This is a predicted structure of a 135-nucleotide RNA (c-di-AMP riboswitch aptamer (ydaO/yuaA leader)) from Desulforamulus ruminis. RNAcentral records the identical sequence in 2 taxa.
This record gives sequence, C1' cells and structure tokens, in this order.
RNA sequence: AUAAAAUGGGCGCCUAAUUUCUAUUUUGAGGAAACGGGGGAACCGUUAUUUUGGGGGUGAACUACCUGUUGGUAGCGGGCUAUCUUUCGGUCCGAACCCGUCAGCUAACCCCGUAGGAGUAGAAAGUGGGGGAAA
Repeated sequence: AUAAAAUGGGCGCCUAAUUUCUAUUUUGAGGAAACGGGGGAACCGUUAUUUUGGGGGUGAACUACCUGUUGGUAGCGGGCUAUCUUUCGGUCCGAACCCGUCAGCUAACCCCGUAGGAGUAGAAAGUGGGGGAAA
C1' cells in the first nucleotide's frame, strides 16, 4: 500500500415487519400504540364443487410463444438510482411459502404477523426546509 475477515456505530434501501412499557437478564414472558394480513351477515354476486385436472391465501412475482436445455424472447407487473415529487437515462427482480377438502363480497365480531436480506451515489424541472459567510 492492497485485499479479506470479525466486531461496533452511523446513513439510507427492499418489506407490514417499527416505537415503547412491565418483568427477566441462569432460563424465560406478557402488554400498548402503529403498520399489515385473514376469517366473518343482510343485500348483491356466483352455478361452481363432490379426493378431483380439487379449491384458496400472503406476495410485484403473471401471461403468451419458442426451445435439445431448469433456457430464451415479448407483453405486463415490481424495486433502486441519497431531502421529497415527476420526467429522462441507467440498472436489477418476476421468487418462495402457507391452509388442508374449506373460505365470493361482507357491518358487528373473531383471529394472526411485526421476520429476513442485502449496500446505489446520473441529469433536468418543480416544491419545501435548514445552515454558514459577508454586509
């Protein structure tokens, strides 16, 4: 000097997945707010289902075509690009899991979750706020 690893802190990012209280801290646990999800009448809607080719849920994570290939292409959907918004440009993702034969919408009501993961530094316009220097 360079590279890698570990630990701690800061900053923003995906996401609902954050803040806080009481205990405990040898081992544990229980709440509140906020955010998110599911079930569940009438009315309305549906005419499907029978273990079957079942049906349904969270999520952006679907559809179509091609293909020797778990691959490719297109449409469409989603994220990032450092105050925020929009546009342009750039760049990535389109997974995974769950319920268990059962669920349309749905007031009251009931139930559940608050994990995990990685690290971009372009341009223009608009909007809003803060700080400093000089006078």

NCBI's taxonomy places the organism under Bacteria, Bacillati, Bacillota, Peptococcaceae, Desulforamulus.